[in-house]
RNA sequence: CGCUCAUAGAGAUCAGCAGAGGGACUGGCCCUGAGAAGCUGAGGCAACCUGCAAGCCUAACCGUUUUGCAAAGGUGCCAAAUCCAACGACGGAGCACCGUCGGAAGAUGAGUG
Numbered sequence: 001c002g003c004u005c006a007u008a009g010a011g012a013u014c015a016g017c018a019g020a021g022g023g024a025c026u027g028g029c030c031c032u033g034a035g036a037a038g039c040u041g042a043g044g045c046a047a048c049c050u051g052c053a054a055g056c057c058u059a060a061c062c063g064u065u066u067u068g069c070a071a072a073g074g075u076g077c078c079a080a081a082u083c084c085a086a087c088g089a090c091g092g093a094g095c096a097c098c099g100u101c102g103g104a105a106g107a108u109g110a111g112u113g
Stems, first nucleotide, its partner, number of pairs: 001113007013042005021031003026085003043078003048074002050070005055064002082105001087102006
C1' cells in the first nucleotide's frame, strides 16, 4: 500500500511546552489568542483483539455469528451523528427543499497478500 470482514446518533480531559490553525477531501456549518495543530505528563472512555464463566454443539476433545462479567496486555478513542451533505432509489412537497433506505469515501479493529 492492496484485499476481506465487522462496527459507528452512546461514552470519555486536565496540566506543561508551543503559538495559528483545526474538524480527511469538496461544499456547508462549526471550533479556535478565554490558545488551533503538534509534542510531553497524568487521567478517563470503550470493549475490536484478549481473559473467565454459562449456554449451544460433541461420547469427549475441538468449536462457537449466543449471553454475562473483567480490564492485566495489544490497539483505538476523549467538541458537534463519521458534525451535516455529496451519488442513487423511493416517498412527501412543489422550485427550493424535507424524510427514509442503500451506496461511495474516509475512520478504527481483526485477518490476509
SAM riboswitch aptamer (S box leader) from a Gammaproteobacteria bacterium, 113 nucleotides, folded computationally. The sequence was found by an Rfam model in a public genome assembly. Of the family's consensus pairs, 97% are formed in the model. The source organism's lineage runs through Bacteria, Pseudomonadati, Pseudomonadota and Gammaproteobacteria.